Large-subunit ribosomal RNA, domain IV from Nocardia seriolae, 358 nucleotides, folded computationally. The coordinates come from a structure-prediction model, not an experiment, and the mean pLDDT is 89. The organism belongs to Nocardia, within Bacteria.

Context: one part of a larger RNA
């Protein structure tokens, strides 16, 4: 000097990002126990008292001897209560610093946020507010079901049958869940438009057996059947798309400007532009608020955190759920009591090491 333990005057969180670590509480019996509440809880709430050993009284449980009586003489019945033993209660005595004497063995209270809860998770830096959950809603599926695996046979679903199964979102419970279908998606629609291959072949072209005309051994030029062949219009024709409707617990979205009241301020009111519709209830400087340590109040001597309000919501908002909520939480934040070497401020002791000498 390091590590692991132990003790400490006075103070008692002044330490620190933060009471991290440590200290403290701890058992049994009795008394007593608040707000709130889903009436179950909260609750071991909180807060108190007693606790060893010895002797006596009393109540009570178990077992039940000696002995008495009775007869049907039996391993009988009945009375009897000694002794031993368990528990309660009460009086007295006695020892220690200390009686749940060691070990073991809840700190408690108040207020917020989030998540209802028990549970699950990053095996080896994250246990949580993340995941799951019961409950809610929507969509699909009529059974050889939908869906999934497989090329298939086949299998799971299910030896189930819509109170079932699959998928998506939300996430107990309470009160609720507003407006928008213009875009995207999904569902429906015997009309109409567009639209493929296919069918269809009008019309046009190539080739040439033949034929006409001109010069004429031969060549030039025009027409051209059948066959073969190239291109191909009208017409016919599905889904899809367009179109017409529906649907938001489908994906999603939910305005601006100007003016106005007899103090001022503000604007119930008016005007105007745009939109599919302009954010309803509730909540709100919030796990969301930039400006911001917003402003006011509470708590402190002093509070960028905390709690209660206000609303100017940069940029809350209703199952991507909104707002509450008893209980619960190795969750997060704030406060108080107790407690302490966390600290003021350090000291000493024990053990194990480092180090020095040997």
């Nucleotide at each position: 000097c390091u590590g692991u333990g132990g003790u400490u005057a006075a103070g008692g969180a002044a330490c620190u990002c933060g009471g991290c670590a440590a200290a403290a509480u701890a058992c049994c019996u009795c008394c007593g126990u608040a707000a709130c509440u889903u009436c179950g809880g909260g609750a071991g709430a909180a807060g108190g008292a007693g606790g060893g050993c010895c002797c006596g009284g009393u109540c009570u449980g178990g077992u039940g001897a000696a002995c008495g009586c009775c007869c049907u003489u039996g391993c009988g019945g009945u009375g009897g209560g000694a002794g031993c033993u368990g528990g309660g209660u009460u009086g007295g005595g006695u020892c220690g610093c200390a009686g749940a004497g060691a070990c073991c063995a809840g700190u408690g209270a108040g207020a917020a946020g989030c998540g209802a809860c028990u549970g699950u998770u990053u095996a080896c830096u994250a246990a949580a507010a993340a995941c799951a959950c019961a409950g809610g809603u929507c969509c699909g599926u009529g059974c050889g079901a939908a869906g999934u695996c497989g090329u298939a046979a086949g299998a799971c679903g299910a030896u189930g049958u819509a109170u079932a199964c699959g998928g998506a979102c939300u996430g107990a419970c309470g009160c609720c869940u507003g407006c928008c279908c213009g875009g995207u998606g999904c569902c429906g629609g015997a009309a109409g438009g567009u639209u493929a291959a296919g069918a269809g072949g009008a019309c046009c072209g190539g080739u040439u057996a033949g034929c006409g005309c001109c010069c004429u051994u031969g060549g030039g030029u025009g027409c051209g059947a059948a066959g073969c062949u190239g291109a191909g219009a009208a017409u016919u024709u599905a889904a899809g798309c367009c179109c017409c409707g529906g649907u938001a617990a489908a994906c999603g979205g939910c305005g601006g400007u100007g003016g106005u009241a007899a103090c001022u301020a503000u604007a119930a009111c008016c005007a105007u532009c745009c939109u599919a519709a302009g954010g309803u209830a509730g909540c709100g400087a919030a796990a969301u608020u930039c400006c911001u340590u917003g402003u006011c109040g509470g708590g402190u001597a002093a509070g960028u955190u905390c709690c209660g309000a206000c609303c100017u919501g940069c940029a809350c908002g209703a199952a991507u759920g909104g707002c509450g909520u008893a209980a619960c939480g190795a969750c997060u934040u704030c406060u108080c009591a107790g407690c302490u070497g966390u600290c003021u401020c350090a000291a000493c002791c024990a053990c194990a090491g480092a180090c020095u000498c040997g």